[in-house]
Context: one part of a larger RNA
Molecule: small-subunit ribosomal RNA, central domain
Organism: uncultured prokaryote
């Protein structure tokens, strides 16, 4: 190189955008780079292969042929790929009219609850547990009523419901803004797919600066439990959790399933559109874009997957190659740090 693979055995980058590259719809003409056929030259000899010959045979030697699958030049061909020119509309996109939505950003507003504070009523307990104790309380707690402050999160609706590329997104109103779906016409005319590098986004925790701090709560303290208890349980409690700006760049970042396209039985639920029918209703039929369940063929080691494929094929990228050592060392790059990323070997089984 060829080859085999990647749901669970090793293996899909966390997810987009996109450069180079790879691949690319229909028709016509042209070209002749790839491609096909012929010719010429060359492709040393020896060796290999074939047919003979010589050593008594063989090994060995020798003659002739074939082969040397290649390269160059040239002639011809034009189906396919490529180039060039022209055209097309089925891919892709634009315009128009609608629809649904926790899609994103900003500003403001609201109610319930917890906590704290102030005041009233009121008296001996409260709290907590398996049981207790630490803790709070006669300096008046807990309970209850009124008022105030402040922060965080938005019950019900709520639904294998919706939206988003992924991470993720849930009170209400307004402003700004991305995408999707549906319908019918018009327009552009292959403008497409993938994507090494690159670049952007990226939960939680963590870091820097400045705010904020109700509840919760690593660390920490105390009380229990226990043989011990650096835990599980309880009482407290600081970072943090929240906001702004800037870093970090990782997760069982999971559907453990890369993206795009086409094809291949059905049944059933649900969400958003559209068409149509009548008996106009909590209706039926069809269709389309999602999202679930079951199931045939097929696939699979099995489990299972099965038009949302793990089936049948194509295009492009990424990745795997026994276990441990090790996602480690060294070096590079990135980072304030924590660390991330790229990534071995000795040795050993």
């Nucleotide at each position: 190189c060829u080859g085999g693979g990647c749901g669970u055995a090793a293996a899909g980058c966390g997810c987009g955008c996109g450069u180079a590259g790879g691949c690319g719809g229909u028709c016509u003409g042209u070209u002749a780079a790839g491609c096909u056929a012929g010719a010429u030259g060359u492709g040393a000899a020896a060796g290999c292969c074939c047919a003979g010959g010589g050593c008594u045979c063989a090994a060995c030697c020798u003659u002739g042929g074939a082969a040397c699958u290649g390269c160059a030049u040239u002639u011809a061909g034009a189906a396919c790929u490529g180039g060039c020119a022209g055209a097309c509309u089925a891919g892709a996109g634009u315009a128009c009219a609608g629809u649904a939505g926790a899609g994103g950003g900003g500003u403001g507003u609201g109610g319930a609850a917890u906590u704290u504070c102030a005041g009233g009523u009121g008296u001996a307990g409260c709290g907590g547990u398996g049981a207790a104790a630490u803790g709070c309380g006669u300096a008046g707690a807990g309970a209850u009523c009124u008022g105030a402050a402040g922060g965080a999160a938005c019950a019900u609706c709520a639904g294998u419901g919706g939206c988003g590329a992924a991470g993720g997104c849930g009170a209400c109103a307004c402003c700004c803004u991305g995408g999707a779906c549906u319908g019918a016409u018009a327009c552009u005319g292959a403008c497409g797919c993938u994507g090494a590098g690159g670049u952007g986004c990226g939960a939680a925790a963590g870091c820097g600066u400045g705010g904020g701090g109700a509840g919760c709560a690593a660390a920490c303290a105390g009380g229990a439990u226990u043989a011990g208890a650096u835990a599980c349980c309880c009482u407290g409690g600081u970072a943090g959790u929240c906001c702004a700006c800037g870093c970090c760049g990782u997760a069982a970042a999971c559907g453990a399933u890369g993206u795009c396209u086409a094809c291949u039985a059905g049944c059933u639920g649900u969400u958003g559109g559209g068409u149509u029918c009548c008996u106009u209703g909590a209706g039926g039929a069809c269709u389309u874009a999602g999202u679930g369940g079951c199931g045939c063929a097929g696939c699979u080691a099995a489990c299972g997957c099965a038009u949302u494929a793990a089936g049948u094929a194509g295009a492009c990228c990424g990745c795997c190659u026994g276990g441990g050592g090790a996602g480690u060392a060294c070096g590079g790059c990135c980072g304030c740090a924590a660390g991330g990323u790229u990534a071995a070997a000795a040795c050993u089984c």